[in-house]
Overview:
This is a predicted structure of a 530-nucleotide part of an RNA (small-subunit ribosomal RNA, 5' domain) from an uncultured bacterium. The RNAcentral record of the full RNA draws on ENA, Greengenes and SILVA. Its Rfam family is "Bacterial small subunit ribosomal RNA".
Context: one part of a larger RNA
RNA sequence: GACGAACGCUGGCGGCGUGCUUAACACAUGCAAGUCGUACGGAAAGGCCCCUUUGGGGGUGCUCGAGUGGCGAACGGGUGAGUAACACGUGAGUGACCUGCCCUCAGCUUCGGGAUAAGCCUGGGAAACUGGGUCUAAUACCGGAUAUGACUUCUGGCUGCAUGGCCGGGGGUUGAAAGGGCGCCUGUUUGGGUGUCUGGCUGGGGAUGGGCUCGCGGCCUAUCAGCUUGUUGGUGGGGUGAUGGCCUACCAAGGCUGUGACGGGUAGCCGGCCUGAGAGGGUGUCCGGCCACACUGGGAUUGAGAUACGGCCCAGACUCCUACGGGAGGCAGCAGUGGGGAAUUUUGCACAAUGGGCGAAAGCCUGAUGCAGCAACGCCGUGUGAGGGAUGAAGGCCUUCGGGUUGUAAACCUCUUUCACCACUGACGAAGCUUGCCCCUUUUUGGGGUGGGUGACGGUAGGUGGGGAAGAAGCGCCGGCCAACUACGUGCCAGCAGCCGCGGUAAUACGUAGGGCGCGAGCGUUGUCC
Numbered sequence: 001g002a003c004g005a006a007c008g009c010u011g012g013c014g015g016c017g018u019g020c021u022u023a024a025c026a027c028a029u030g031c032a033a034g035u036c037g038u039a040c041g042g043a044a045a046g047g048c049c050c051c052u053u054u055g056g057g058g059g060u061g062c063u064c065g066a067g068u069g070g071c072g073a074a075c076g077g078g079u080g081a082g083u084a085a086c087a088c089g090u091g092a093g094u095g096a097c098c099u100g101c102c103c104u105c106a107g108c109u110u111c112g113g114g115a116u117a118a119g120c121c122u123g124g125g126a127a128a129c130u131g132g133g134u135c136u137a138a139u140a141c142c143g144g145a146u147a148u149g150a151c152u153u154c155u156g157g158c159u160g161c162a163u164g165g166c167c168g169g170g171g172g173u174u175g176a177a178a179g180g181g182c183g184c185c186u187g188u189u190u191g192g193g194u195g196u197c198u199g200g201c202u203g204g205g206g207a208u209g210g211g212c213u214c215g216c217g218g219c220c221u222a223u224c225a226g227c228u229u230g231u232u233g234g235u236g237g238g239g240u241g242a243u244g245g246c247c248u249a250c251c252a253a254g255g256c257u258g259u260g261a262c263g264g265g266u267a268g269c270c271g272g273c274c275u276g277a278g279a280g281g282g283u284g285u286c287c288g289g290c291c292a293c294a295c296u297g298g299g300a301u302u303g304a305g306a307u308a309c310g311g312c313c314c315a316g317a318c319u320c321c322u323a324c325g326g327g328a329g330g331c332a333g334c335a336g337u338g339g340g341g342a343a344u345u346u347u348g349c350a351c352a353a354u355g356g357g358c359g360a361a362a363g364c365c366u367g368a369u370g371c372a373g374c375a376a377c378g379c380c381g382u383g384u385g386a387g388g389g390a391u392g393a394a395g396g397c398c399u400u401c402g403g404g405u406u407g408u409a410a411a412c413c414u415c416u417u418u419c420a421c422c423a424c425u426g427a428c429g430a431a432g433c434u435u436g437c438c439c440c441u442u443u444u445u446g447g448g449g450u451g452g453g454u455g456a457c458g459g460u461a462g463g464u465g466g467g468g469a470a471g472a473a474g475c476g477c478c479g480g481c482c483a484a485c486u487a488c489g490u491g492c493c494a495g496c497a498g499c500c501g502c503g504g505u506a507a508u509a510c511g512u513a514g515g516g517c518g519c520g521a522g523c524g525u526u527g528u529c530c
Base pairs, nucleotide, nucleotide: 001529002528003527005526006525007524008523009522012382013381014380015379016378017377018375019374020340025338026337027336029335030334031333034071035070036069039068040067042064043063046062047060048059049058050057051056078293079292080291088217089216090215091214092213093212094211097210098209102206103205104204105203106202107201108200109199110144111143112142113141119134120133121132122131123130124129149174150173151172152171153170154169155168156167157166158165159164179198180197181196182195183194184193185192186191219265220264221263226256227255228254231253232252233251234250235249236248237247238246268290269289270288271287272283273282274281275280295316296315297314298313299312318329319328320327321326346372348371349370350369354368355366356365357364358363385415386414387413388412395406396405397404398403419471421466422465423464424463425462429457432454433453434452435451436450437449438448439447440446474519475518476517477516478515479500480499481498485514486513487512488511489510495502496501
């Protein structure tokens, strides 16, 4: 000098930050991932319309519970256990690869089929849940057609850095699709045609994101000196999006090591941060990038992407429910609880903004985020008054008893009112989004103008007014290092102390008082690093 600090004494206000470093200990409760009716059959509930015996019934689809289906749920958020490793950083390679949504280019969007959930009927079970029968739809599922693609084979040309890349031609095998909304026309039993918007399929390119490989770099330990059998390499095969002992069969006997293998200990890595003139040393909290993990261990499924925190299966420990037959759970998400500890906050408000998911949109969801609350935990700012005022008042302390000091300090006079308090007023953040009307265009749609609505924070910040010096100072130290000295008490006692050392009867070193020095809403102590 620094700190995610703690402890002691003290404590006015504001801004911006930060806040379980320990038990990756266990968790009550609430919330943290949904959305789409412009994919579908529908209608539990509300609205509207009709009928009604006032019980109810029918219609519509404004709207929508549950269900099928799509997208998302692999992001965002948390933690640092494990990991000494291509985990990370940096630089390359991929002639060994993938990439949903997005952008762009080209082409296509054809003909059919059978089910099933919901519903209805009926069972089992305490529950969780689950069986049977029957009916139905789709952008769900399946089959056929077509084909620029893929694989294979024959063949031509150009080119590179070895395995290759690009452009062609012929044959064989194989592979697609889905509709929906709105307007107009026509027809009316569902309909048909057309325009447009939005989707679907195939192929090429891009962008983004990722996988894999390699060079170099960054801990301690030799009281760890030898380690290794899928081990090292080859061939065939399997597996993967892809290379590879990644796996397997056979063959060879190799591979690593004093430039520290192997073993043990410790540890997430980095941008950074602290310190230092630098070199270096230490560190990795907040913020950003990467990695790993999600009660412990193992496994796959779905998917463009997971071996998946709030998904599934198995085993284990623990907790809970039970009708004892059987079930349920996972806060290292946000709050919060117990425990551990020197020690670390509210079971708050809002989606107004930014961002994300879904949706054509309106919109819905969002403990991400924006805010508020608590804590002097840190940094910064600001106040606790200003000017005048000597008989140098009183009091205190010291005294050589003359006086000195506290000290312009106070009183007193003249002012001011920051901040706080009271009253009134009152935002920016609203770009946007939405909606009424009008205009342009071209119907859809789009554009322009004008008016209305939309703010958690918040009646907050800010502004104006009001009164009165009014509400606001402590902490450590004073032997030397080190700035600041006397008196009394004590008498090697009580005590102090970072080091040297003080204290045994005049202690500037203990305790108290007066005075002084330093910093100041803080000041000291302890811990850690330079």